[in-house]
The RNA shown here (glmS glucosamine-6-phosphate activated ribozyme aptamer) has 156 nucleotides and comes from an Actinomycetota bacterium.
The source organism's lineage runs through Bacteria, Bacillati and Actinomycetota.
The coordinates come from a structure-prediction model, not an experiment, and the mean pLDDT is 83.
Its Rfam family is "glmS glucosamine-6-phosphate activated ribozyme aptamer". Rfam classes the family as a riboswitch.
RNA sequence: GCACAAUUCAGAGCGCCUGCCCUCACCACGGUGAGGUGACGAGGAAGAGGGAGUAUCGAGCAUUCGGCGGAUGCCCUCUCGGCUGCUCACGGUCGUCACGGUUCGGGGUAGAGCCCGGGAGCGAUCCCGGGGACAGAGCCCGGGCCGGCGUGAGGC
Numbered sequence: 001g002c003a004c005a006a007u008u009c010a011g012a013g014c015g016c017c018u019g020c021c022c023u024c025a026c027c028a029c030g031g032u033g034a035g036g037u038g039a040c041g042a043g044g045a046a047g048a049g050g051g052a053g054u055a056u057c058g059a060g061c062a063u064u065c066g067g068c069g070g071a072u073g074c075c076c077u078c079u080c081g082g083c084u085g086c087u088c089a090c091g092g093u094c095g096u097c098a099c100g101g102u103u104c105g106g107g108g109u110a111g112a113g114c115c116c117g118g119g120a121g122c123g124a125u126c127c128c129g130g131g132g133a134c135a136g137a138g139c140c141c142g143g144g145c146c147g148g149c150g151u152g153a154g155g156c
Stems, first nucleotide, its partner, number of pairs: 014069004019065001021036006040058003046079006080095005086154005099147009114131007
């Protein structure tokens, strides 16, 4: 140095940039080159494969624009699993909080923005530390209502 193994942490507003925008330098004033910016948290995975693809919620003095890729969501097949008043098979429905819809109440420790301090850079900007306020949801808990809760065989 490489490879392998183990452990820990992080990991989807996650990665990237040619458009718009911004900065610096040069310039024949037509532009050229080099840079900068380009998502703030909450929430989200039974397994494998495939398909489509703008995949939930709110915050922000809103470029958090636009584009490309990706993603725990959606659909299909298979496997496994829960339920389908006992067992099995099939069917149905869902996914370990394991039938669907709807509604009410209670939760839901937000983070950036903002302020202060420090650092890097000519600059646009970037990084670190501290302080501090405020959300909603297909998230959590508990109720109401509506729809559904199958077929066959056996057993009791």